[in-house]
Context: one part of a larger RNA
RNA sequence: UUGGAUGUAAAGCAUCUAUAAGUGGUUUUUUAAGUCUAGCGCCAAAUCCCAAGGCUCAACCCUGGAUAGGCGGUGGAAACUACCAAGUUGGAGUAUAAUAGGGGCAGAGGAAGUUUUCAGUGGAACAAUGAAAUGUGUAGAGAUCAUAAAGAACUCCAACGACGAAAGCACUCUACUAAGCCGACACUAACAUUAAGAGAAGAAAGUUAGGGAAACGAAUGGGAUUAAAUCCUCUAGUAGUCCUAGCCAUAAAAGAUAGAUAUUAAGCGUUGUGCAUAUCAACCCAUGCAAUGCUAUAGUUAAUGAGUUAAGUAUCCCGCCUAGGGAGUACGUUCGUCAUACUAAAACUC
Numbered sequence: 001u002u003g004g005a006u007g008u009a010a011a012g013c014a015u016c017u018a019u020a021a022g023u024g025g026u027u028u029u030u031u032a033a034g035u036c037u038a039g040c041g042c043c044a045a046a047u048c049c050c051a052a053g054g055c056u057c058a059a060c061c062c063u064g065g066a067u068a069g070g071c072g073g074u075g076g077a078a079a080c081u082a083c084c085a086a087g088u089u090g091g092a093g094u095a096u097a098a099u100a101g102g103g104g105c106a107g108a109g110g111a112a113g114u115u116u117u118c119a120g121u122g123g124a125a126c127a128a129u130g131a132a133a134u135g136u137g138u139a140g141a142g143a144u145c146a147u148a149a150a151g152a153a154c155u156c157c158a159a160c161g162a163c164g165a166a167a168g169c170a171c172u173c174u175a176c177u178a179a180g181c182c183g184a185c186a187c188u189a190a191c192a193u194u195a196a197g198a199g200a201a202g203a204a205a206g207u208u209a210g211g212g213a214a215a216c217g218a219a220u221g222g223g224a225u226u227a228a229a230u231c232c233u234c235u236a237g238u239a240g241u242c243c244u245a246g247c248c249a250u251a252a253a254a255g256a257u258a259g260a261u262a263u264u265a266a267g268c269g270u271u272g273u274g275c276a277u278a279u280c281a282a283c284c285c286a287u288g289c290a291a292u293g294c295u296a297u298a299g300u301u302a303a304u305g306a307g308u309u310a311a312g313u314a315u316c317c318c319g320c321c322u323a324g325g326g327a328g329u330a331c332g333u334u335c336g337u338c339a340u341a342c343u344a345a346a347a348c349u350c
Base pairs, nucleotide, nucleotide: 004321006319007304008303012318015200016199017198021194022193023192025088026087027086028085031082033081034080035077036076037075038074040072041071042070043069049065050064051063053061054060091191092188093187094186096183099180103177104176106174107173108172109171110154114150115149116148120144121143125136126135163168206247207246208245209244210243211242215241216240220236221235222234223233259316260315261314262313263312266295267294268293269292270291271290272289273288274287300305324349325348332343334341
C1' cells in the first nucleotide's frame, strides 16, 4: 500500500462556511477520450515452464513451443462513464401567504433579596461550630422601623419543552436583524453533495489597557482539628468573577456516534404547522410534513445495546486508527505579550 476498522476496545477534527479536487437527477443528439472487439508490430539472447533429442544416466548441453502481463498503430461497435448541443422537473434555489421560538445585537424600564449609609427605638450580647476559638459589640453591636446608594443575578411559569452550526440562550418592553418549518402556486433549470489547504465564530480559566466592586472567593493572615495538618472546618480576605476594547483557541467542547442521499414492521407521546370534522370556542376523532422523546420487529453487534433521529441495507466524499510504555514528550518550524497552542519523532523497554 491492499485489506480491515472508527458509540463503549486504537480511531469522527469542538463547530460551521467554502476554494482546489472527488462524486453527481432525467430525455434525445454529437464525438469516440475511457470501455469493448478484430487484425498488425514490439517487449534481445540466455534463464524459468512444457515437449522431443545428445553426452552409458544425471547434472549439463541442444532443438522447438508457450502463458500471464504491458506498449504502439489500424479497422469497427456506441450500451455505460466522459464530451457537444437542445430539452425536462422530481434534487437545489428564488419569489409569495401565514406561523412558532430564552436565535443575535442595541436601548429603556422593573420587583424581590443582599450589603452599606443616615436617623429613631432599645440596652448586651452577636456571629460561628461536631464542640470551640479567632472575629464583631457599651466609642451602643445584633434586633426592629423609615430614608438613600451600589453592584451582581433574574423566584414561580418550567416541561423527557423551544431556538441556535456549535460554544450557547430565560425578569419585562421596544428598535434593528438572522435562520427554520408548514401551505398553495409561479419562476430559474442540476445551479447539487462532500471538502485538503484557507477563513469565520468558539464555555470556563488565563492575559493587556481602562472602569466597576454588593456578594462569592484561588492566593494569603489568623482560629481550630491533629502525633503532625502546607487538607477538610471557622473568621477575615487579594487576584478574579461584572462592563468596554483587544488577545488566547483549549474542555469528559459528549450523542464519547463526521456530512449528504435513498431505502426497510409496528405502537405510544410532545412541539410547530396544514387538511378534514365542528354554528363559534375548548374537547374528541381521522390524517400529511418537519422537529423532539419512549417501547419494540427484522436484520445488526464481541457483548452491552442501537433499532426510520440506526450502531440495519446501499452509494459518495472528508477526517482519523494500526500493541503497551517512552509521549501528545524531545528537537525544529509556525502562532502568541505571557501562559501555552498546533504540527510531531527516536533510542530504550516490555